RNA sequence: CAUCGAUAAGGGCAAAACCGGCGCGAGCCGGUGACGCAAAGCCACGGGACCCUUGGGGUUAGCCGGGCUACCGAA
Numbered sequence: 001c002a003u004c005g006a007u008a009a010g011g012g013c014a015a016a017a018c019c020g021g022c023g024c025g026a027g028c029c030g031g032u033g034a035c036g037c038a039a040a041g042c043c044a045c046g047g048g049a050c051c052c053u054u055g056g057g058g059u060u061a062g063c064c065g066g067g068c069u070a071c072c073g074a075a
Base pairs, nucleotide, nucleotide: 004073005072012037013036017032018031019030020029021028022027035062041068042067043066045065046064047063048060049059050058051057052056
């Protein structure tokens, strides 16, 4: 350094639900909360699912795959 991920250490993120707000909607933002997560950090490139829709556009990265970056360091 790469691979890997432990009853290690320091920590990190935050499901559902509720409250407030934005959006036609899927859903998103903030607060409370904690189901879980070793990339549950970022990217819509491929597939899937969802929404609006004659063309087409959008959402989902905590659906799968892929790409980029990253703390620690046992076996």
Record summary: c-di-GMP-I riboswitch aptamer from Arthrobacter ipis, 75 nucleotides, folded computationally. Of the family's consensus pairs, 95% are formed in the model. The coordinates come from a structure-prediction model, not an experiment, and the mean pLDDT is 90. NCBI's taxonomy places the organism under Bacteria, Bacillati, Micrococcales, Micrococcaceae, Arthrobacter.